This is a predicted structure of a 145-nucleotide part of an RNA (small-subunit ribosomal RNA, 3' minor domain) from Propionivibrio sp. It matches the Rfam family "Bacterial small subunit ribosomal RNA". The prediction has a mean pLDDT of 83. It was read from a public genome assembly.
Context: one part of a larger RNA
RNA sequence: CACCGCCCGUCACACCAUGGGAGCGGGUUCUGCCAGAAGUAGGUAGCUUAACCGCAAGGAGGGCGCUUACCACGGCAGGGUUCGUGACUGGGGUGAAGUCGUAACAAGGUAGCCGUAGGGGAACCUGCGGCUGGAUCACCUCCUU
Numbered sequence: 001c002a003c004c005g006c007c008c009g010u011c012a013c014a015c016c017a018u019g020g021g022a023g024c025g026g027g028u029u030c031u032g033c034c035a036g037a038a039g040u041a042g043g044u045a046g047c048u049u050a051a052c053c054g055c056a057a058g059g060a061g062g063g064c065g066c067u068u069a070c071c072a073c074g075g076c077a078g079g080g081u082u083c084g085u086g087a088c089u090g091g092g093g094u095g096a097a098g099u100c101g102u103a104a105c106a107a108g109g110u111a112g113c114c115g116u117a118g119g120g121g122a123a124c125c126u127g128c129g130g131c132u133g134g135a136u137c138a139c140c141u142c143c144u145u
Base pairs, nucleotide, nucleotide: 003108005105008101009100011098013095014094015093016092018090019089020088023085024084025083026082027081028080029079030078031077032076033075034074039070040069041068042067043066044065046064047063048062049061052059053058111132112131113130114129115128116127117126118125119124
C1' cells in the first nucleotide's frame, strides 16, 4: 500500500493447554475396630532338671509349656489431602489466502455506548432508563479579531 480501507461474531478444519464430569486406579495421612508373629517384661496351677542345700524325701535355682502387657506386618469401616485417568461436555488460545453475513470505525448508511429484560444462525435486534466520549442545521449568551 490511505474506504477497492479497516473490522466483528457464528460455523468448518488442524494443533495446544484447560474447566465440569457417572466414575475408575494409585500415593500419603487421620480416626475407630479386628487380629497379633518374633522379641522383651510380668505372672505361673502343669511338665522337666548335672553342678547349690539336704543322708534321704525334698528344696532353691534353671529350662519347657501356659498366660498377661507392649507391638511389626496384615484385615475391616469411615474421613482428609494429592496425582493420574474418564464416555461425554463447556468455553479459551494459536494457525497467508475456507463458510455465512456486515455489527463497529464517516451521521458507517437505524449516531454510538452503558445498565437491564426479552428475542435471534452469527455478528446482533427490540423495549425501558442513562451518558456524550454524536455529526448536521437553527437560535441564544459570552469572548477574540